[in-house]
Parts: sequence; C1' cells; structure tokens
RNA sequence: GCUGCUGUAGCUCAGUCGGUAGAGCACGUCCUUGGUAAGGACGGGGUCACCGGUUCAAGACCGGUCAGCAGCU
Repeated sequence: GCUGCUGUAGCUCAGUCGGUAGAGCACGUCCUUGGUAAGGACGGGGUCACCGGUUCAAGACCGGUCAGCAGCU
C1' cells in the first nucleotide's frame, strides 16, 4: 500500500424485508433471611464510532473518515 471482518448500555452481544433500540451479566431501591449468599419484584443507564448522502422514515442502504482484528504484498 491492497483486501476482508468488526464498531449498538459499564461488559458480552442480539436487532428479520428500512418503521420510534433490546437481552444476559453488572448497577440502584425494595421483598425474603438473625445476617450473608441464592432467589423474586421494580427501576436507572444509549449522540447505534464519526461526517455526509438516499428516503416520509436509517442501527440497517450508499460514499468517505477513524479505530481494532485477520490476511496479502
């Protein structure tokens, strides 16, 4: 230098044919216990890496940039 994949909650990851973003763990409050652990109920937490384009509507489609990983030279 070239090619491919990945980037979504604190972490690990889903997200269908474009239609108002979710799970598990973690965190907070409460219940249960003599007290923990386990269990249960409820809740908080998101500039979907960044910029632009298409569209009535973009996490998704298109272009570019950045970062990580792998491969080629």
Molecule: transfer RNA
Organism: Candidatus Omnitrophota bacterium